[in-house]
RNA sequence: AUCUGAAAAAGGCAAACUACUCCGAAAGGAUAGGACGCAAAGCCGUGAGCCUCACUGCUGAAAAGCAUAUGGUCGUCAGGUUGCCAGG
Numbered sequence: 001a002u003c004u005g006a007a008a009a010a011g012g013c014a015a016a017c018u019a020c021u022c023c024g025a026a027a028g029g030a031u032a033g034g035a036c037g038c039a040a041a042g043c044c045g046u047g048a049g050c051c052u053c054a055c056u057g058c059u060g061a062a063a064a065g066c067a068u069a070u071g072g073u074c075g076u077c078a079g080g081u082u083g084c085c086a087g088g
Base pairs, nucleotide, nucleotide: 002088003087004086005085012038013037017033018032019031021030022029023028036075042081043080044079046078047077048076049073050072051071056067057066058065059064
């Protein structure tokens, strides 16, 4: 420098769910608990996928409906970037 993650050690993260909690239009997020899993389940929403539709546009008498991401999701996949331990 590169490949691999069988066993081991040191540590790390934390799904579902819960909440007189907080933010948000929602999706979702934060915090605390929790422990399904994870060798990048560290970081970057850059591309695709997926979720939502406030604004906006169209329709409508209205209620509302339809479309759309500029909102989300990195624990969906890819890409970028950094990195612990062990083995080759």

c-di-GMP-I riboswitch aptamer from Domibacillus sp. PGB-M46, 88 nucleotides, folded computationally. The prediction has a mean pLDDT of 85.